[in-house]
Parts: sequence; structure tokens; C1' cells
RNA sequence: UGAGAAAGACAGGCAAUCGCGGGCUGCAAAGCCCGAGGAAAGUCCGAACUCCACAGAGCGGGAUGCUGGAUAACGUCCAGUGAGGGUGACCUCAAGGAAAGUGCAACAGAAACAUACCGCCUGUCGGCAUGGUAGAAAUUACGGUGCCAGGCAGGUAAGGGCGAAAUGGUGAGGUAAAAGCUCACCAGCAGCCGGGUGACCGGCUGGCUGGGCAAACCCCAUUCGGAGCAAAACCAAGUAGAGGUAACAGUGGGUUCGCCUCGUGCGGACACGCUUGCGAGUUGCUCGCUCGUCAAGCCUCGGGUUGGUCGCUUGAGGCGUCGGGCAACCGGCGUCCUAGAUAGAUGAUUGCCCUCGCCGUAGUUGAGAAGCUGCGGCGGGACAAAAUUCGGCUUACGGCUUUCUCAACUC
Repeated sequence: UGAGAAAGACAGGCAAUCGCGGGCUGCAAAGCCCGAGGAAAGUCCGAACUCCACAGAGCGGGAUGCUGGAUAACGUCCAGUGAGGGUGACCUCAAGGAAAGUGCAACAGAAACAUACCGCCUGUCGGCAUGGUAGAAAUUACGGUGCCAGGCAGGUAAGGGCGAAAUGGUGAGGUAAAAGCUCACCAGCAGCCGGGUGACCGGCUGGCUGGGCAAACCCCAUUCGGAGCAAAACCAAGUAGAGGUAACAGUGGGUUCGCCUCGUGCGGACACGCUUGCGAGUUGCUCGCUCGUCAAGCCUCGGGUUGGUCGCUUGAGGCGUCGGGCAACCGGCGUCCUAGAUAGAUGAUUGCCCUCGCCGUAGUUGAGAAGCUGCGGCGGGACAAAAUUCGGCUUACGGCUUUCUCAACUC
């Protein structure tokens, strides 16, 4: 100098004038004080708070998924383990289970869980060649050897070929050719020993091995009620109703009334119990449970109100310091109070300064291009704005500082 990696703080500053929201003082006029963010955003997780529901059981569904820790909690954070990427600083990972079961694997390929396409090897049939024996001889017979674009039967996963992936890898032995068939080393698995809280790591021994995908279903472990500040509560104001819907169910004994055939009769009324049905709640479903069952229920349509108070900002709070911890974080002490609007305030103008870019000019370095310094002019200073409150995540975004890595050059 160039290319990168990680971390941190900041978010232009000051003043004047005018204005906006809130609070306090004041009869009033007015005065004083306070007034957005690191993401206030997306509304994706986790909680606080509020209301509803809450005997229980089963089925179903969602979320999470290496280990240890932090925390109110978390899908977050910290420290590690393993795997992967990078020359490196460093970065990334939903990272349980594939011998519980089901399923999938495009295209290619013979075969993707049991497979032989080419090739290699053996046997046999056939053909050719050759020489041997028998024979007087033959295109004869017998057995031998060698060869083959062949047929059939078998062995073989070493080689070729297909593929993202072909049933451990490399080498040697072995074999007709091969093969963990055997051996050495490596990888994997199991057992034992040692280290570690643990994930896991190291060593020794053993037999020689069982493919991938679970962000496919699934299995295992842990965990999960619902709705949300338009929650909820209070005050005030306003309103118009209409339609639909479920048994006047069954049964038991009791009380009471009526009838006449005076009976262990018939009919009615009342309250209670039981059963079935129906409605509501249990906020996925079923059982169960609770409540209701002629209206004060439920459903549909229609009508009215869109004012005020409260919730509301002091909180798992900020800052400083000390202590514990590698860290996330925790504890002690001191100090501070720092927006609460409701269609939504937090702004505008001017001046000076800061910073960046461009232009002009003077000086200086330089062969030049250009750089540096001073002055002047013009323009710019990101992303974006609270709406009950916190802890996170994700996304958007400007320049700055520190530490570190790699490469080249100079001393």
C1' cells in the first nucleotide's frame, strides 16, 4: 500500500428567535422544568399485566432437539464438543434416532437392497489346427495339446461403464479368475482402561462390518389452556325492534283435586328424583363434568354509541463504583427520575463550529501526472420516528476507532 477478519462507541454540536405536547407555580398575564431510536420498524419468539376458562381421561396438534451454564422466560445469550469452510485472522451448522416400522431416490444404469451389461475365469457342445497310437488305407476310431466375434451351464463385484451415491480404503499374499478369503496400516463398530461435570477425547484388545434421506411419514425426550391495552374497570350519553330455534318428553314414588262402575280404578294440578333428548361452557375432537331447558337462553338481521377518567409509565430500570465468574450474568453500595400524545407533540429559521465531496486560488514537493497545507465559494451529513411495558431475534443504515490476518514493497 492492497485485500480481508473481529470487536466497540457514536448517530453532527452549540446559541438565538418563533412554535408544538406534558408537568409544576400562579386569580390571570406569564414563568420554570421535561420531551424518540439503535433499530421506536417487521410483529417473528419469550414474558409481565388484564380478562375468560380450569374434576379428570383418551385421541389429535404445535414447538424445541450435541454438552454444561446464564435467565423471570425463551426458539435468546455465554463457554465448550463434534462436523464443515477458509492459506489465515476467523466463520457456519434444526447437530436425537436409519439393526421399530412404512416410504423415497429424478435422469442414467443390468442393478439403488439384494443386482451380472461389458469384461475375467472354469466346464461342456461345436469348429479349426497340430502331432501321437491303432489300421493296408480313408474326409476312420481313440485319447492329448493349442486356438475361437459362437451356443449352454456355472463362478466372480478385481477392472470397465452409469450415477450424487454401487456395500469400507491402500498395498501384499492367495486364487482357475476373484473376494476381509488371509495379513499390515488406516477408517468404522463393540468391549475394557484412563482423562473430563458432560458432549467427547486418548490408549489397548477383539471379531471382521450392518449404504443414503427423518427441513419424508414416523419413533423417542422435553414442553405447550384461550384472547389480548381496540385487554380490563368506571362515569356520561344514546338505542327500536323483528324473525328463527329445542319436550309443554318419558318414568318413579309423594301431596292434593275431580269423576263413578267405589277399585291395587281413571283423569288433572304441584314440587322432587331418575333417564333420554336439546342448548350453553370446557376455545381442535370425543368421553366425562358443570349449568340451563318456555324464556331473563341461543342464532340471524336491524338500531344506538365511537365522549371522558383509569389502565399509563418507577421499571426483571439507567449511570457510577467495588466484588464474584473465562464469559453470558450475578451481588453489594452510591446516585438519578429521563415522553406519555390519542389521528397522534418532539419542529422550523438564522448564525458559528465539526466532517465529507466538488470548484477556484496562493504556497510547497515533483520531470510530469498528481499529492500536501492555507484561504474562499457551492453542495451534502444515512436508516428511520414512540402508542401498555420489558428480554431477544431479524431486517434497514452512515461514517469513525481499536485489535488481528494474508500478500507485495521499503528500511
Molecule: Bacterial RNase P class A
Organism: Ktedonobacteraceae bacterium